[in-house]
Molecule: c-di-GMP-I riboswitch aptamer
Organism: Betaproteobacteria bacterium
RNA sequence: CUUCGAAAAGGGCAAACCCGACCGAAAGGCGGGGACGCAAAGUCACUGGUCUAACGAGCCUUGCGCUCCAUGACCGAGAGAUUGCCGAG
Numbered sequence: 001c002u003u004c005g006a007a008a009a010g011g012g013c014a015a016a017c018c019c020g021a022c023c024g025a026a027a028g029g030c031g032g033g034g035a036c037g038c039a040a041a042g043u044c045a046c047u048g049g050u051c052u053a054a055c056g057a058g059c060c061u062u063g064c065g066c067u068c069c070a071u072g073a074c075c076g077a078g079a080g081a082u083u084g085c086c087g088a089g
Stems, first nucleotide, its partner, number of pairs: 002089004012038002017033004022029002036076001042082003046078002048075004056068004060063001
């Protein structure tokens, strides 16, 4: 420098679920607990998918109404860039 993750060590992250007298219109986030998993389940933008529908627009049945809309979010989806612990070849 590069490939890999069988074993080992020290660590890291954290699904479902539970709690919050935190944020948010909601989706969701954040904090605490928890642990199915993860060698990039770190970061960045892109693509795709999903959720919500405040603002705005429309409708009529005029109301906690319906429809459209992402500028709001999520992905433990994809491929890419970049950084990185330990060990092995």